[in-house]
Parts: sequence; C1' cells; structure tokens
RNA sequence: GCGCAUCUGGUGUAAUGGUAUCAUAGUACCCUCCCACGGUUCUAAUCAGGGUUCGAUUCCCUGGAUGCGCA
Repeated sequence: GCGCAUCUGGUGUAAUGGUAUCAUAGUACCCUCCCACGGUUCUAAUCAGGGUUCGAUUCCCUGGAUGCGCA
C1' cells in the first nucleotide's frame, strides 16, 4: 500500500427495513435476626458523518478503531 471481517447500555449479546432483546452490573423496595440466595421496579446502548427510503442497527458511500491475510 491492497483486501477481508467486526464495531449495539459499564461488560457480554439478540435483532434479514417498522418505536433495540436478554443476561450481567448498578439503584430502590420486598424476603431474612443479619448476610447470601430469590422476587419486583428503575437507570443505562446502535463508532462518526452523509445518502436511499414513508421509515435505517439493518442497504449504499466516506472516514475512524480493532483484528486477520497478501505484498
């Protein structure tokens, strides 16, 4: 330099164009003499910009980061 793959709450993940899922973590409460376990509730996310579309996590373009391969 060229090519390929990936990027989603603090962390790990699901979502084949229709208001982003679950787990874990954290908050509050219940349970318990206390803790642990368990239960309920809440908080918190689509790498950035642009395009297509009535509508984009999803499709297209550019850029960024990480990894792999070739030279």
The prediction has a mean pLDDT of 83. This is a predicted structure of a 71-nucleotide RNA (transfer RNA) from Arabidopsis lyrata subsp. lyrata. Its Rfam family is "tRNA". By type it is a transfer RNA. The sequence is in RNAcentral, with records from Rfam.